[in-house]
Context: one part of a larger RNA
RNA sequence: UGACGGGGACCCGCACAAGCGGUGGAGCAUGUGGUUUAAUUCGAAGCAACGCGAAGAACCUUACCAAAUCUUGACAUCCUUUGACCCUUCCAGAGAUAGAUGUUUCUCCCCCUCAGGCCACAAAACGAGUGGUGGCGCAUGGUCGUCAUCUCCUCGUGUCGAGAGAUGGGGGGAUAUGUCCCGCAACCACCGCCCCCCUCAUACUUAGUCGCCAUCUUUAAGUGGGGCAUUAUGAGAGGCCUCCCCGGGCCAAACCGGAGGAAGGGGGGGAGGACUUCAAUUCUCCAUCCCCCUUAGGAUUGGGGUUCCCCACUUGUUCCAAGGGACAAUACAAAGGGCAGCGAAACCGCGAGGUCAAGCAAAUCCCAGAAACUCUUUCUCAGUUCGGAUUGUAGUCUGCAACUCGCCUACAUGAAGUCUGGAAUCGCUAGUAAUCGCAGAUCAGCAUGCUACGGUGAAUACGUUCCCGGGUCU
Numbered sequence: 001u002g003a004c005g006g007g008g009a010c011c012c013g014c015a016c017a018a019g020c021g022g023u024g025g026a027g028c029a030u031g032u033g034g035u036u037u038a039a040u041u042c043g044a045a046g047c048a049a050c051g052c053g054a055a056g057a058a059c060c061u062u063a064c065c066a067a068a069u070c071u072u073g074a075c076a077u078c079c080u081u082u083g084a085c086c087c088u089u090c091c092a093g094a095g096a097u098a099g100a101u102g103u104u105u106c107u108c109c110c111c112c113u114c115a116g117g118c119c120a121c122a123a124a125a126c127g128a129g130u131g132g133u134g135g136c137g138c139a140u141g142g143u144c145g146u147c148a149u150c151u152c153c154u155c156g157u158g159u160c161g162a163g164a165g166a167u168g169g170g171g172g173g174a175u176a177u178g179u180c181c182c183g184c185a186a187c188c189a190c191c192g193c194c195c196c197c198c199u200c201a202u203a204c205u206u207a208g209u210c211g212c213c214a215u216c217u218u219u220a221a222g223u224g225g226g227g228c229a230u231u232a233u234g235a236g237a238g239g240c241c242u243c244c245c246c247g248g249g250c251c252a253a254a255c256c257g258g259a260g261g262a263a264g265g266g267g268g269g270g271a272g273g274a275c276u277u278c279a280a281u282u283c284u285c286c287a288u289c290c291c292c293c294u295u296a297g298g299a300u301u302g303g304g305g306u307u308c309c310c311c312a313c314u315u316g317u318u319c320c321a322a323g324g325g326a327c328a329a330u331a332c333a334a335a336g337g338g339c340a341g342c343g344a345a346a347c348c349g350c351g352a353g354g355u356c357a358a359g360c361a362a363a364u365c366c367c368a369g370a371a372a373c374u375c376u377u378u379c380u381c382a383g384u385u386c387g388g389a390u391u392g393u394a395g396u397c398u399g400c401a402a403c404u405c406g407c408c409u410a411c412a413u414g415a416a417g418u419c420u421g422g423a424a425u426c427g428c429u430a431g432u433a434a435u436c437g438c439a440g441a442u443c444a445g446c447a448u449g450c451u452a453c454g455g456u457g458a459a460u461a462c463g464u465u466c467c468c469g470g471g472u473c474u
Base pairs, nucleotide, nucleotide: 007474008473009472010471011470012469013468015464016463019428020427021426022425023424025319026318027317028316029315031313032312033311034309042053043052064304065303067301068300069299070298077128078127080124081123082122083121087102089100090099092097110117111116131293132292134291135290140287141286142282145278154189156187157186158167159166160165171182172181173180174179197270198269199268200267202238204236205235206234207233211228212227213226216225217224241264244258245257247255320421324379325378326377329374336367337366338365341360342359346355347354348353386417391412392411393410394409395408397406434456435455436454437453439451440450
């Protein structure tokens, strides 16, 4: 000087407390460990690994295994020689490949009279090289996690000290904040904080289609005239600054209350992450030093595996029911996506779906029916009209292909679970939790995951003694 203390003082944070809902119990999904295996590819490991890389393993992916094959190679460049190449058909094989055959030109393009050169393609030989998801993240770049959106980190000059260093940054207030005020041997400054950026909430101006409809007309229908008032869309310029008032404070900074206002004291949310820490993660995004392999640790192929299963853990989902289940009726969104696409209406099918096919590169058409909600009827506390696992049969769709190993549908089957789960443990302070559905990326097909969107919509916070983490002084 730091760090640490079951030392002290002070201050914060869903840290505790006050509440609401969960996990831990059951079934299933998913990831991991372990076991097994020819292989169950590899990485990630307290918080900060475990619905993580993977925004989607039937083949491919794929890196793993057994087998069948190739060796300048599946992918490049250069040197030498040769000339066609591509393509069609048949045959063997699981296929990769191997063999045969047919046509065209004796080289398509350019220079050029030709010879020849050049370019492209193909074959052969030769090595230089090529290839490696092989090793090393403790050789590295880049990227990213975390302490933490915590409020800090550091410098110049001066001063103090023999020096390491100190001061500034320690004091008194206030603040989300090293934010500001007062004071002070300090005076300034940099990176951070804040502001600038995006979005939501408000009114004004402007615009008038594919959007909207108050007045007029018209129609089954904003459907057509008509209009741009309104909604919405999108461009511009405003608006919130402690500006005004009271209190209070040190005549300060602030703070409390009020007015006006759509919004009030950081208006809500996002993006934005200082110096550092963890030799944190990644050589399997990419790049790359070094080492290693080169008839193999490279490459091709059809199969199999990553999907196993006594067990343990994580994260989810569906439950155990009456605030509920079932039948019927019925209302209201936002945000997205669409041409190798979205696919209406009509018809067929109990259904998944199929047939035909309009419209739409989309404020026009389609996906698209929102669901909880509301209103009837029924069930009457049961392993049930709860719950839906598992299994059987028959099918649909995608796709060369659905056995290992896909989703969905119909009928049948109807497991565990019963007054809500031990020790323990998690999230959340407002349009939040809880609950309800829609959409998107990936994607031929496959979502209980992820990302985004809206609907309904709470309870509680006395307070800082204690647990955890952080900050300041000592």

Predicted 3D model of a 474-nucleotide part of an RNA (small-subunit ribosomal RNA, 3' major domain) from an uncultured bacterium. The RNAcentral record of the full RNA draws on ENA. Its Rfam family is "Bacterial small subunit ribosomal RNA". Its family is annotated with ribosome and structural constituent of ribosome in the Gene Ontology.